[in-house]
RNA sequence: AGGAUACAAGGGAGAGAUUGCCGCUGACGGAGUCAGACGGUAACGCCGAAGGAGUAAGCCGCAAGGUGAAUCUCUCAGGCAAAAGGACCUGUAUCGG
Repeated sequence: AGGAUACAAGGGAGAGAUUGCCGCUGACGGAGUCAGACGGUAACGCCGAAGGAGUAAGCCGCAAGGUGAAUCUCUCAGGCAAAAGGACCUGUAUCGG
């Protein structure tokens, strides 16, 4: 140096500000209506870079099979204004050598 760990450090993409229903807040007010980049829930449409799952070559095995990576694939989870999160990269510190 490679590597490992930690850090409220820096950078960090994609996809409906969708529609319905209920609640909350505000306005008008007779009932109720309207608005909300407020909350919950359902439906359909999408995204993939938390996590999760699948898998090639290779290796083991007489064989059946086992093992086997991802930024690939699937979308269970998560997400689809902002915020939060965010693989990964950089930086700092420690370990190690």
This is a predicted structure of a 97-nucleotide RNA (Glycine riboswitch aptamer) from Paenibacillus sp. J2TS4. The sequence is in RNAcentral, with records from Rfam. Lineage of the source: Bacteria > Bacillati > Bacilli > Caryophanales > Paenibacillus.